[in-house]
Predicted 3D model of a 73-nucleotide RNA (transfer RNA) from Parcubacteria group bacterium CG_4_9_14_0_2_um_filter_35_11. Its Rfam family is "tRNA". Rfam classes the family as a transfer RNA. From the family's description: Transfer RNA (tRNA) molecules are approximately 80 nucleotides in length. Lineage of the source: Bacteria > Bacteria candidate phyla. The sequence was found in a public genome assembly.
RNA sequence: GCCAGGGUAGCUCAGUUGGUAGAGCAACAGUUUUGUAAACUGUGGGUCAGGAGUCCGAGUCUCCUCCCUGGCU
Numbered sequence: 001g002c003c004a005g006g007g008u009a010g011c012u013c014a015g016u017u018g019g020u021a022g023a024g025c026a027a028c029a030g031u032u033u034u035g036u037a038a039a040c041u042g043u044g045g046g047u048c049a050g051g052a053g054u055c056c057g058a059g060u061c062u063c064c065u066c067c068c069u070g071g072c073u
Base pairs, nucleotide, nucleotide: 001072002071003070004069005068006067007066010025011024012023013022019056027043028042029041030040031039049065050064051063052062053061
């Protein structure tokens, strides 16, 4: 330099045909317990890598840039 895959919550990841951004774990609070853990209930947590475009509407489609992984040279 070329090709492919990926970037979404603190972590691991979903997100269908473009139509209110989610799950598990973790965190916090509560119940229970002599106390801790476990269990159960609830709560909070997001610049969807950055920018532009298309559209009534974009995590999703198009373009540019950045970063990560793998392959080729």